[in-house]
RNA sequence: CACUGAAAAAGGCAAACUUUCCGAAAGGCAAGGACGCAAAGUUAUGGGCCUAAUGCUGGAUAUAGCGAUGGUUGCCAGACCGCCGGA
Numbered sequence: 001c002a003c004u005g006a007a008a009a010a011g012g013c014a015a016a017c018u019u020u021c022c023g024a025a026a027g028g029c030a031a032g033g034a035c036g037c038a039a040a041g042u043u044a045u046g047g048g049c050c051u052a053a054u055g056c057u058g059g060a061u062a063u064a065g066c067g068a069u070g071g072u073u074g075c076c077a078g079a080c081c082g083c084c085g086g087a
Stems, first nucleotide, its partner, number of pairs: 003086003012037002017032003021028002035074001041080003045077003048072003055066004
């Protein structure tokens, strides 16, 4: 440097759910809580997925459709970086 995660050690993160706040929503911050995780560390670059406010179209209205500029890295890749052990 690359590969690998059997058994360990030191530690780390924290799903669902509950509460507060932010947000149109999806979702997010914080606290509690642990389903899991060897990158469940960072990054929306590509694909996927979620939402559909502003906007556009239809409609007399109610409202329907389209639509990412909004999200998700705990969906998969890419990029960057990292602990311990093994051979």